[in-house]
Context: one part of a larger RNA
RNA sequence: GCCUAGGAAUUACUUGUUACUGCUAGGUUAACCGAUUGUAGUCGGGAAGCCGCAGGGAAACCGAGUCUGAAAGGGCGGUAAGUAGUGACAAGUAGACCCGAAGCCGGGCGAACUAUCCAUGGCCAGAGUGAACCCUGUGUAAAAGCAGGGGGAGGCUCGAACCUUUUAGAGUUGAAAAUCUAUGGGAUGAGCUGUGGAUAAGAGGUGAUAAGCCAAUCGAGCUCGGUGAUAGCUGGUUCUCCUCGAGAUUGCUGUACGGCAAGCGUCGGAGAUUAAGCGUGGGGGUAGAGUACUAUUUGGGUGCAGGUGGGUAACUGUCUGUAUCCUGGUAAACUCCGAAUACCACGUGUAUGCUCCGGCAGUGAGUCCCUGGGGGUAAGCUCCAGUGGACGAGUUGGGAAACAGCCCAGACCUACAUCUAAGGUCCCUAAAUCUUGACUCAGUGCAAGUAAGGAUGUGAAAUUUCUUAAACAGCCAGGAGGUUAGCUUAGAAGCAGCUACCCUUUAAAGAGUGCGUAACAGCUCACUGGUCGAGAGAUUCUGCACCAAUAAUGAUCGGGGCUUAAGUCAAGUACCGAAGUUUAGGAUUUUCUUACGAUUCGUCGUUAAGAAAGUGGUAGAGGAGCGUACCAUACAUGGCAGAGACCCAAAAGGUCAUCUGUAAUAAAGCGUUGAAGCAGUAUCCGAAAGGAGUUGUGGAGCGUAUGGUAGUGAGGAUCUAGGC
Numbered sequence: 001g002c003c004u005a006g007g008a009a010u011u012a013c014u015u016g017u018u019a020c021u022g023c024u025a026g027g028u029u030a031a032c033c034g035a036u037u038g039u040a041g042u043c044g045g046g047a048a049g050c051c052g053c054a055g056g057g058a059a060a061c062c063g064a065g066u067c068u069g070a071a072a073g074g075g076c077g078g079u080a081a082g083u084a085g086u087g088a089c090a091a092g093u094a095g096a097c098c099c100g101a102a103g104c105c106g107g108g109c110g111a112a113c114u115a116u117c118c119a120u121g122g123c124c125a126g127a128g129u130g131a132a133c134c135c136u137g138u139g140u141a142a143a144a145g146c147a148g149g150g151g152g153a154g155g156c157u158c159g160a161a162c163c164u165u166u167u168a169g170a171g172u173u174g175a176a177a178a179u180c181u182a183u184g185g186g187a188u189g190a191g192c193u194g195u196g197g198a199u200a201a202g203a204g205g206u207g208a209u210a211a212g213c214c215a216a217u218c219g220a221g222c223u224c225g226g227u228g229a230u231a232g233c234u235g236g237u238u239c240u241c242c243u244c245g246a247g248a249u250u251g252c253u254g255u256a257c258g259g260c261a262a263g264c265g266u267c268g269g270a271g272a273u274u275a276a277g278c279g280u281g282g283g284g285g286u287a288g289a290g291u292a293c294u295a296u297u298u299g300g301g302u303g304c305a306g307g308u309g310g311g312u313a314a315c316u317g318u319c320u321g322u323a324u325c326c327u328g329g330u331a332a333a334c335u336c337c338g339a340a341u342a343c344c345a346c347g348u349g350u351a352u353g354c355u356c357c358g359g360c361a362g363u364g365a366g367u368c369c370c371u372g373g374g375g376g377u378a379a380g381c382u383c384c385a386g387u388g389g390a391c392g393a394g395u396u397g398g399g400a401a402a403c404a405g406c407c408c409a410g411a412c413c414u415a416c417a418u419c420u421a422a423g424g425u426c427c428c429u430a431a432a433u434c435u436u437g438a439c440u441c442a443g444u445g446c447a448a449g450u451a452a453g454g455a456u457g458u459g460a461a462a463u464u465u466c467u468u469a470a471a472c473a474g475c476c477a478g479g480a481g482g483u484u485a486g487c488u489u490a491g492a493a494g495c496a497g498c499u500a501c502c503c504u505u506u507a508a509a510g511a512g513u514g515c516g517u518a519a520c521a522g523c524u525c526a527c528u529g530g531u532c533g534a535g536a537g538a539u540u541c542u543g544c545a546c547c548a549a550u551a552a553u554g555a556u557c558g559g560g561g562c563u564u565a566a567g568u569c570a571a572g573u574a575c576c577g578a579a580g581u582u583u584a585g586g587a588u589u590u591u592c593u594u595a596c597g598a599u600u601c602g603u604c605g606u607u608a609a610g611a612a613a614g615u616g617g618u619a620g621a622g623g624a625g626c627g628u629a630c631c632a633u634a635c636a637u638g639g640c641a642g643a644g645a646c647c648c649a650a651a652a653g654g655u656c657a658u659c660u661g662u663a664a665u666a667a668a669g670c671g672u673u674g675a676a677g678c679a680g681u682a683u684c685c686g687a688a689a690g691g692a693g694u695u696g697u698g699g700a701g702c703g704u705a706u707g708g709u710a711g712u713g714a715g716g717a718u719c720u721a722g723g724c
Base pairs, nucleotide, nucleotide: 001724002723003722004721005720006719011094012093013092014091015090016089017088018087019086020085021084022083023082026051027050028049032045033044034043035042036041055062056061065076066075067074068073097236098235100233104226105225106224107223108222109221116198117197118196119195120194121193122192123191124189126158127157128156129154133150134149135148136147137146138145162186163185164184167182168181169180170179202218204214205213206212239625240624241623242622243621244620249262250261251260252259253258263363264362265360266359267358268357269356270355271354277348278347279346280345281344282343288337289335290334294331295330296329297328299326300325301324302323303322304321305320306319307318308317309316310315366391367390368389369388370386371385372384373383374382375381397408398407399406412586413585414584415583417582419580423576424575425574426560427559428558432573434572435571436570437569438568439567445562446561453547454546457544458543459542461540462539463538464537465536466535474531475530476529477528478527480504481503482502485499486498487497510525514523515522587615588614589613590612591611592610593609594608595607596605597604598603626713628710629709630708631707632706633705634704635703639662640661641660642659643658644656645655646654647653669702670701677697678696679695680694681693683692684691685690
């Protein structure tokens, strides 16, 4: 891992609701007792008790009233059938759906590991150093001292055994539940070690202290018990079909991944009628707009006050403050104004919605999109709002290449039928290489998306200037004189700078547009003539393009590929295109109608036909069924109908070895002529869970109908056991 088996809302009591049953102003017994050839049963007794039939008051007490109050008044009552049992659902108390802690407490068991100690033994190659002390010599007055020799001290040195484990590597489902390799520390000592032992044991020991060790376990051992501890936490929770169908919000919470109440769901009962839409009538101060108030603000004028500069003064420049006027702006906490929606009322109005009472919930982590806001540089960000949408629950339709939340569209089933939506129609790929008119040359673009800025790209529109009295561009020619203007300056001659910017000759020519010189010179322009011969220049607005334009494995619009497009803009026609719609057939739910049946006469029916509206669905509510195990009864001496007889005064009711009629393809039973089980099955029935048949195996039990009772359904739980 797979297979097989096991595996989770149970039981008791109490309470409530609901359905059914019995009796009913009553209902009901409990323990216990008696009877019994059905003994975990049944029948009879047993009224104690409980609930109900009246309430009010603290109570006395009064009573359809009562309490309070001086009274008035006020509070609670007075209209209403209950009770017992059974089933279902839920709650409470219990382990209470199942598995799961770390833990807490109690009784025992442990010092064979290890920590400390005790008793008695054992062990430590070799080498080095050379303390005390002694001897000899020397030395001294004697000593001290010095030298040599002997000596052999030390938690001394080096280094095996032995003990230890510093560092690195390996190993890490290991060779090993602590090792290996290399390298280290101690190695006569507070040394290491064998054996035996301890009045030492779990809130206790032992500890040269590491919270170390106390049997691979220690910030409190192990084991058994309390014990099914508790777990607002995680995981799991088993057959089918049908109807409806949420929430992720508000308030409070030692509360925030939990709860309680409300909101939203469902089921039952009751009630009034209404939501949507339409019409009429309302109030408002939002969007917008505006600047009349408040606040702020661009530029300017004026008045006043003050500071300061100039001036003898008159006056004047400037700055500050303030007021006012003109001009142009801003505002969630401005408003002279002011919508659309929304809201309210009335009328109208219908699918349906709403309200109240009761049973049962789940939810209380939401997400994205659109719209309006707060925060943030921003975010697939965060926090709000909306009778918003979708997802959640529609992660199973179509489109967007792919893509919960976008666009279209709400899947009952079947169909090789129809028309459409969004979106598409050259090929991949269903349908136009469709029609008309433009634009784009950048592969721009061809289904996300870029800026400021720059440019004789090109199209459209508009304004304006010049132009056959010849424009614009090109070419030829002129572009002069006073004058080197004045000033400045070393110089300043059109061209460093400052001031001025005249006059003359002219077709025209600036006291000079740019280059240039040290300054001149030189080139050029404006301006003019000629030549040429038809348009030329400037500006504004706008469509589509260009540059700006940079990312990591190979590029790309989904790809191929596309240029009077298969791109972009505008208009049009046709077609394709979904689980939408329609068509054909079928199933089912609810409501209604009709028929039929029943009826307590109020109605009811899971009987049939027809009509209408439905049938996505998680949590969840409600309904109907299938299957498993066991129990009761029946399975032909029977059932039903009728007759008869008997019990019985009669009726009702009951009984029967009585008679007649009735239903037959079938377990109203079957099975060694083969049960259950297992395996197969292309057959039949059912919407499904499933049922039946049949073949093989198997070899002895099993079933059907109606009821009942549950240890009643597995794929999941790091589920349990076994097998492989």

The part of an RNA shown here (large-subunit ribosomal RNA, domain II) has 724 nucleotides and comes from a Candidatus Dojkabacteria bacterium. The coordinates come from a structure-prediction model, not an experiment, and the mean pLDDT is 80. Lineage of the source: Bacteria > Bacteria candidate phyla > Candidatus Dojkabacteria. RNAcentral holds the full RNA, with entries from ENA.